[in-house]
Molecule: TPP riboswitch aptamer (THI element)
Organism: Trichlorobacter ammonificans
RNA sequence: UGCAAGCCCUGGGGGAGCCGUUUCCGGCUGAGACAGCAUGCUGCUGAACCCCUCGUACCUGAACCGGAUAAUGCCGGCGGAGGAAAGUGGCUGCGGCGCCCG
Numbered sequence: 001u002g003c004a005a006g007c008c009c010u011g012g013g014g015g016a017g018c019c020g021u022u023u024c025c026g027g028c029u030g031a032g033a034c035a036g037c038a039u040g041c042u043g044c045u046g047a048a049c050c051c052c053u054c055g056u057a058c059c060u061g062a063a064c065c066g067g068a069u070a071a072u073g074c075c076g077g078c079g080g081a082g083g084a085a086a087g088u089g090g091c092u093g094c095g096g097c098g099c100c101c102g
Base pairs, nucleotide, nucleotide: 001095002094003093005092006091007090008089009087010086011052012051013050014049017028018027019026020025034046035045036044037043058083059082060081064077065076066075067074
């Protein structure tokens, strides 16, 4: 000084579904469906979780298409789509160049 991956650090991005006798409970999917405050309903904050450009987090298309289901953004398609959030700081590994000693 270059490269690669992993871990760490710091920073950043993201999501509140469906159903039941409507409800401090339970069922489904999922990594995640939580808590608190506010209220005019998804706003803010936080926890956990996932993701950060080689982008399988998430958003849009979408009140989309097919299938399944008690039902759903459940599964598949769409999708090699469009958009979307990082620094390489520390450790480790491999290599290049230079210098010193024998």